[in-house]
RNA sequence: GCCGCGGUGGCGGAAAGGUAUACGUAGGGGACUUAAAAUCCCCGGGUGAAUAACCAUGCGGGUUCGACUCCCGCCCGCGGUA
Numbered sequence: 001g002c003c004g005c006g007g008u009g010g011c012g013g014a015a016a017g018g019u020a021u022a023c024g025u026a027g028g029g030g031a032c033u034u035a036a037a038a039u040c041c042c043c044g045g046g047u048g049a050a051u052a053a054c055c056a057u058g059c060g061g062g063u064u065c066g067a068c069u070c071c072c073g074c075c076c077g078c079g080g081u082a
Stems, first nucleotide, its partner, number of pairs: 001081007010025003018065001027043005045055003058074005
């Protein structure tokens, strides 16, 4: 250089055109305990006083009524190949 796969919350990770983040975890609150661990219940992306509003799927464009998803360019990571 070329080929393939991937980049989504603090972290792991699903979603393959139709409410972005299911499920889990860190973390916060509560129950249990003499106290703790374990276990169970609730909350758990960001800004924000907020149930408002706005922002957010590596970056920039395009297609579409609608894009994490399809197309183009670029960046980064992993694997293959000469």
Predicted 3D model of an 82-nucleotide RNA (transfer RNA) from a Candidatus Uhrbacteria bacterium. Its Rfam family is "tRNA". Gene Ontology term of the family: triplet codon-amino acid adaptor activity. NCBI's taxonomy places the organism under Bacteria, Bacteria candidate phyla, Candidatus Uhriibacteriota.